[in-house]
RNA sequence: AUAGAUCUUCGGGAGAGGGUGAAAGUCCCCACCGGUGGUAUAGUCCACGAGUCCGCCAAUGUUUUGUGGCGGACAGAUCUGGUGAGAUUCCAGAACCGAUAGUUAUAGGCUAGAUGGGAGAAGAGGGCC
Numbered sequence: 001a002u003a004g005a006u007c008u009u010c011g012g013g014a015g016a017g018g019g020u021g022a023a024a025g026u027c028c029c030c031a032c033c034g035g036u037g038g039u040a041u042a043g044u045c046c047a048c049g050a051g052u053c054c055g056c057c058a059a060u061g062u063u064u065u066g067u068g069g070c071g072g073a074c075a076g077a078u079c080u081g082g083u084g085a086g087a088u089u090c091c092a093g094a095a096c097c098g099a100u101a102g103u104u105a106u107a108g109g110c111u112a113g114a115u116g117g118g119a120g121a122a123g124a125g126g127g128c129c
Stems, first nucleotide, its partner, number of pairs: 006124005015030001017029003032108001033098002035048004043096002051074008078094005100112003
């Protein structure tokens, strides 16, 4: 100086607003939020994670459900101008998007699965060369 493996810690945000109503943080108005890696600094580019469904396998189990692993499928949204060598990332302006289940009434924000999982980030000690 430094590869793989190991261990530790960290690892998602957001309405005491107004209206209608018997009832809405769910509708309407207004305001608000933005995981991880890459790249000229990104919710909208590229890739990943979370979610749902299907198949196979494993342990447990009488079976089913459930749990874990692997594979597959599905799943959201941006333009214009400016600066610059370079930006759908910066600046200016105008837009748009957001899993499942629940709910006196339709949810990005409330409640729940979740004291979960997780892309990954930082560190520790050891050690090959």
A computed fold for a 129-nucleotide RNA, annotated as FMN riboswitch aptamer (RFN element). The prediction has a mean pLDDT of 76. The model forms 100% of the base pairs in the Rfam consensus. Rfam family: FMN riboswitch aptamer (RFN element). Rfam describes the family as follows. The RFN element is a highly conserved domain that is found frequently in the 5'-untranslated regions of prokaryotic mRNAs that encode for flavin mononucleotide (FMN) biosynthesis and transport proteins. Rfam links the family to the GO term FMN binding.